[in-house]
Molecule: FMN riboswitch aptamer (RFN element)
Organism: Psychromicrobium silvestre
């Protein structure tokens, strides 16, 4: 230094003004933008995670003598899952630069949600660091 085990920690952002009985949800203006990758920095290329759908390895617990019967949690695997053009500059950039654009789960809410409130003080792709061990 690479591998491997186990451990510590980190690990998601976003508003002001109308109107109106009442909207941070509607109008107007704004803002925001998880993780790896990518000969060149990415919300919108590739992958991924987490939400939500199905499967249930295993494992709690109730009833019952037992057969069985109901409740919960929950590996793994699969399915679903939203958006960008064009110019420039260069070797190389749907990733920079300039310009006009779009997207954004599920429930709740006295008025419809990317920015409220919940699930979530969760969970998690990944990022550090320690410590042992190996050939």
């Nucleotide at each position: 230094a690479a591998c491997g085990u186990g451990c510590u920690c980190c690990g998601g952002g976003g508003u002001c003004g109308g109107u109106g009985u009442a909207a941070g949800u509607c109008c107007g203006a704004a803002c925001c933008g998880g993780c790896g990758g990518u000969u060149a920095u990415a919300g919108u290329c590739c992958g991924c995670g987490a939400c939500c759908c199905g499967u249930g390895c295993g494992c709690c617990u109730u009833c019952g003598a037992a057969a069985g019967a109901g409740g919960g949690c929950a590996a793994u695997c699969g399915g679903u899952u939203g958006a960008a053009u064009c110019g420039g500059u260069g070797a190389a950039a749907u990733u920079c630069c300039g310009a006009u654009a779009c997207c954004g789960a599920c429930a709740g809410u006295u008025a419809a949600a990317g920015u409220c409130u919940g699930g979530a003080u969760g969970a998690g792709a990944g990022a550090a660091g320690c410590a042992c061990g190996u050939a």